[in-house]
């Protein structure tokens, strides 16, 4: 120095002037003036998963659908994070895995091939005969195809074959270490493809709309017609029980895109000590830090350099993904001097 | 803000249980006609929106992303 691989910070900064949105105090109490404090983001984004909240039974029971799928631990939960096992890829560093069952049952595996799964022999090999063939034995070779009935070598044989052995590789069975996932080692045999991000089994988990959820006020309007309902409409967003019980849908009217509450103190943020390998936990101190509703962050000027990428909250949170500019830092390999 | 639904020739749309993508309409030639259209033959034209995974194989399965299209506000 050159390649890589992981994780951590930042988020152009300063000073001055005029604005903009939200508070709180002063002065005035009709307008309004003038002060002080706060005012986008790691992604606020995309809505992919989990919750909180609010309403429909303070939401229950089947089925039907949906999700999840390795072990142990964090977390409220998670299609999450750690931290290990197995496997796959890299020389390493590390990084991916939707990683339960296929011996519960059903499907599928085009084309090629003899065969695509309790099957079968096209070339071949071997042995006999009545020998251009036919009969019988094998499945080692060739050949086909993503995949071909355990690989490989040695033995045996007519030729061959787990027939037999050795060492792989897979089943079962013991025993050891481990919380476990799972490794080791031993014996015993080889007999059974491959596809559950196919149906489906097996084990746990899910009620359903969403803040345009829902509440209180209030301005105008038409107590107007129609259909259907206490022999149960509607609703509990798929059905049934259950459970509630008087409205419900249409035409047709009115309106202020109203006003206020939900709204932002929460599963917070900052820092210090202590436990853990680590997510992370426990305790102490401190701090309040946007809440807008046609939607509030900009505009001028000065000055700095490394010349500023992706992007604007709209009920909150915890996560995943997506997009993007800088910097640091800890491994790993090569090359180079010394 | 929140919910859903789509995407395939040039334009409307199909496509199954994963195994070489197809119709109609437009287009090119060409027969027919004295000439157009009508009609008959015959062809051409496909990044199945885009990346990834699973599989031997993906337009179908699964996740991601981009993109268009639609719904849902107040009284009574």
């Nucleotide at each position: 120095g050159a390649a890589g691989u992981a994780u951590u910070u930042c988020a152009u900064c300063c000073a001055g002037u005029c604005g903009c949105c939200g508070c709180c105090g002063c002065a005035a109490u009709g307008c309004u003036g003038g002060g002080g404090c706060g005012g986008a983001g790691g992604a606020a984004a995309g809505u992919c998963c989990g919750g909180g909240c609010u309403c429909c039974a303070a939401a229950g029971g089947g089925c039907a659908g949906g999700g999840u799928g390795c072990a142990g631990g964090a977390g409220a939960a998670a299609u999450u994070c750690c931290u290990g096992u197995g496997g796959g890829u890299g020389c390493g560093a590390a990084u991916c895995c939707a990683a339960g069952g296929a011996a519960a049952g059903u499907g599928c595996c085009a084309c090629a091939g003899a065969a695509a799964a309790a099957a079968u022999a096209c070339c071949g090999c071997c042995g006999g005969c009545u020998c251009c063939g036919c009969c019988g034995g094998c499945a080692a070779g060739g050949g086909u195809g993503a995949a071909a009935a355990g690989g490989c070598g040695a033995g045996g044989u007519a030729a061959g074959a787990g027939c037999u052995c050795a060492c792989c590789g897979g089943a079962u069975g013991c025993g050891c270490g481990g919380c476990g996932a799972c490794g080791c080692g031993c014996a015993u045999g080889c007999c059974u493809g491959g596809c559950a991000a196919a149906c489906c089994c097996c084990a746990c988990c899910c009620g359903g709309a969403g803040c345009a959820a829902g509440a209180u006020c209030g301005a105008a309007u038409a107590g107007g017609g129609g259909a259907g309902g206490u022999c149960g409409a509607g609703g509990c967003g798929g059905c049934c029980c259950g459970c509630u019980g008087a409205c419900u849908c249409c035409c047709g009217g009115g309106u202020a895109c109203g006003a206020u509450c939900g709204c932002u103190u929460a599963u917070g943020g900052a820092u210090c000590g202590c436990c853990g390998c680590a997510a992370g936990g426990c305790g102490g101190u401190u701090c309040u830090c946007a809440g807008a509703u046609a939607a509030a962050u900009g505009a001028c000027u000065g000055g700095a350099c490394a010349c500023g990428a992706c992007a604007g909250a709209a009920c909150c949170c915890g996560g995943c993904u997506u997009a993007c500019g800088a910097a640091a830092u800890g491994c790993u390999u090569c090359c180079c001097a010394u | 803000g929140c919910c859903g639904a789509c995407u395939u020739a040039g334009c409307u749309c199909a496509g199954c249980a994963g195994g070489u993508a197809g119709a109609g309409c437009a287009c090119a030639u060409c027969c027919a006609u004295g000439g157009u259209a009508a009609g008959g033959a015959u062809g051409g034209g496909g990044u199945c929106u885009c990346c990834g995974g699973u599989u031997c194989g993906a337009g179908u399965c699964c996740g991601g992303a981009a993109g268009u299209c639609g719904g849902c506000u107040c009284c009574a």
Model confidence (mean pLDDT): 80 of 100. Predicted 3D model of RNase P RNA and transfer RNA as a complex of 414 nucleotides. Rfam match: Bacterial RNase P class A. Rfam classes the family as a ribozyme.